[in-house]
RNA sequence: GCUGAUGUAGCUCAGUUGGUUAGAGCGGGCGUUUCAUAAGCGCCAGGUCGUUGGUUCAAAUCCAACCAUCAGCA
Numbered sequence: 001g002c003u004g005a006u007g008u009a010g011c012u013c014a015g016u017u018g019g020u021u022a023g024a025g026c027g028g029g030c031g032u033u034u035c036a037u038a039a040g041c042g043c044c045a046g047g048u049c050g051u052u053g054g055u056u057c058a059a060a061u062c063c064a065a066c067c068a069u070c071a072g073c074a
Base pairs, nucleotide, nucleotide: 001073002072003071004070005069006068007067010026011025012024013023019057028044029043030042031041032040050066051065052064053063054062
């Protein structure tokens, strides 16, 4: 330099035939339970969906460029 993959909550990931409120587990906070802790149960908070631009009535999802990480080729 070229090619491909990945990028979504603090962490691990789902959601990619465009439309319903952006979700799960773990973690965090509160409550309940216990003599107490843990476990269990209930509730709550937490996201500019890597960045910018484009297409569209509508974009996490489609297109382009760029950035980061990983792999391959040279």
Predicted 3D model of a 74-nucleotide RNA (transfer RNA) from Candidatus Vogelbacteria bacterium CG22_combo_CG10-13_8_21_14_all_37_9. The source organism's lineage runs through Bacteria, Bacteria candidate phyla and Candidatus Vogeliibacteriota. The coordinates come from a structure-prediction model, not an experiment, and the mean pLDDT is 81.